[in-house]
RNA sequence: GCCUCCGUAGCUCAGCAGCUAGAGCGUCUGACUUGUAAUCAGAAGGUCACGGGUGCGAUUCCCGCCGGAGGCU
Numbered sequence: 001g002c003c004u005c006c007g008u009a010g011c012u013c014a015g016c017a018g019c020u021a022g023a024g025c026g027u028c029u030g031a032c033u034u035g036u037a038a039u040c041a042g043a044a045g046g047u048c049a050c051g052g053g054u055g056c057g058a059u060u061c062c063c064g065c066c067g068g069a070g071g072c073u
Base pairs, nucleotide, nucleotide: 001072002071003070004069005068006067007066010025011024012023013022027043028042029041030040031039050064051063052062053061
């Protein structure tokens, strides 16, 4: 230098045939318990790395850019 993949909630990830974003764990509140844990119920939490483009509409398609992983030279 080139190629491929990845970047989405605090963490691990799903969603990506375009149509108002989800799970598990964690956190908080409540129930249960003498109390804790476990269990059950509920809640909060995300400008979908960043900047543009197309389009009525983009996490999703296109371009650029940054970071990470792997490969080739």
Predicted 3D model of a 73-nucleotide RNA (transfer RNA) from a Candidatus Woesearchaeota archaeon.
Model confidence (mean pLDDT): 83 of 100.
It matches the Rfam family "tRNA". Its family is annotated with triplet codon-amino acid adaptor activity in the Gene Ontology.
The sequence is in RNAcentral, with records from ENA.
The organism belongs to Candidatus Woesearchaeota, within Archaea.